This is a predicted structure of a 342-nucleotide part of an RNA (large-subunit ribosomal RNA, domain IV) from a bacterium. Its Rfam family is "Bacterial large subunit ribosomal RNA". Model confidence (mean pLDDT): 87 of 100.
Context: one part of a larger RNA
RNA sequence: CCUUUGUCAAGGAAUUCGGCAAAAUACUGUUGUAACUUCGGGAGAAAGCAGCUCUUUUAGCAAUAAAAGAGACAUAAAAUAGGCCAGAUCGACUGUUUACUAAAAACACAGAUCCCUGCUAACUCGUAAGAGGAUGUAUAGGGGUUGACGCCUGCCCAAUGCUAGUAGAUUAAUGAAGGAGGUUAGUUUUGAAAGCAAUUUCAGAACGAAGCUUUUGACAGAAGUCCUAGUCAAUGGCGGCUGUAACUAUAACGGUCCUAAGGUAGCGAAAUUCCUUGCCACUUAAUUAGUGGCCCGCAUGAAAGGCGUAACGAAUCUGGCACUGUCUUGACAGAGGACUCG
Numbered sequence: 001c002c003u004u005u006g007u008c009a010a011g012g013a014a015u016u017c018g019g020c021a022a023a024a025u026a027c028u029g030u031u032g033u034a035a036c037u038u039c040g041g042g043a044g045a046a047a048g049c050a051g052c053u054c055u056u057u058u059a060g061c062a063a064u065a066a067a068a069g070a071g072a073c074a075u076a077a078a079a080u081a082g083g084c085c086a087g088a089u090c091g092a093c094u095g096u097u098u099a100c101u102a103a104a105a106a107c108a109c110a111g112a113u114c115c116c117u118g119c120u121a122a123c124u125c126g127u128a129a130g131a132g133g134a135u136g137u138a139u140a141g142g143g144g145u146u147g148a149c150g151c152c153u154g155c156c157c158a159a160u161g162c163u164a165g166u167a168g169a170u171u172a173a174u175g176a177a178g179g180a181g182g183u184u185a186g187u188u189u190u191g192a193a194a195g196c197a198a199u200u201u202c203a204g205a206a207c208g209a210a211g212c213u214u215u216u217g218a219c220a221g222a223a224g225u226c227c228u229a230g231u232c233a234a235u236g237g238c239g240g241c242u243g244u245a246a247c248u249a250u251a252a253c254g255g256u257c258c259u260a261a262g263g264u265a266g267c268g269a270a271a272u273u274c275c276u277u278g279c280c281a282c283u284u285a286a287u288u289a290g291u292g293g294c295c296c297g298c299a300u301g302a303a304a305g306g307c308g309u310a311a312c313g314a315a316u317c318u319g320g321c322a323c324u325g326u327c328u329u330g331a332c333a334g335a336g337g338a339c340u341c342g
Base pairs, nucleotide, nucleotide: 001337002336003335004334005333006332007331008330010328011327014326019323027051028050029049030048031047036041038148052071053070054069055068056067057066058065059064083321084320085319086318087317088316089315090313091312095107096106111146112145113144114143115142116141117140123132124131125130149308150307151306152305154238155237156236159235160234161231162230163229164228165227168226169225170224174220175219178216179215180214181213182212183211186207187206188205189204190203191202192201193200194199239257240256241255242254243253266300267297278294279293280292281291282290
């Protein structure tokens, strides 16, 4: 010097991002116990007192309890063994999670709501057979969102989605009246050859039935789309400019443009506020922190729920009491290393 354990004058968080770590509290009996509250809690709230042995007295059948004295350094005599209070955020709660850096405000949750599903159910697995759902049957099952409880959940269906509708428009494969091209049996015809001639043969040209084939095609033709409605606890969205009151300021009020509709209740510098250490108040000697107000909300807002909320939390932020070597500021001691020898 390192690890670990213990003690400390005076002060007592001045340390530090932060009381991290340590200290303190701790048992039993008894007294007593606030706000708030969902009346269950909060609560072991907080804050006190007592505790051993012996003697006497009182009560009791007794264990024991109370009162008065005495003893002793020390009595919950060792070990074991809650620190507490206040304000705020988030999440109701118990629970679950990143096996090996995150335990949380994340997930789940009871409850709420929407959609699908009539049973050979929807849905899931499987190529299928088949299985699960379920030996269940809408008070059931599957899926989405929200997340106890309380008060509530505003406006918009223009867009996107979904549901319903079928008059019209559009529309596939396919079918198809008809048209066009190709092919050629045949007809007509040119030239040559043979023949007295009729005619025959060879080489070409034009037209060209039926069939086959290529192509075109009126018309017929479903869902869908267009269309018509509905639906936001479906995806989502929820405005500018400008004038105006008898000080000033502000604007209940008016004008105008645009929109599907222009953000309601509530909350608000917030887990959201850039400017920003916003402004005011409280807390401190001093506070970019914290709490309460204000509201130019850069860019809050109602089941991606809004705002509250008792209880709960190894959660987060702030203040206080107690306590302390965290510190002023270091010192000493025990054990094990380090070091020397082997």
About this RNA: The sequence was found in a public genome assembly.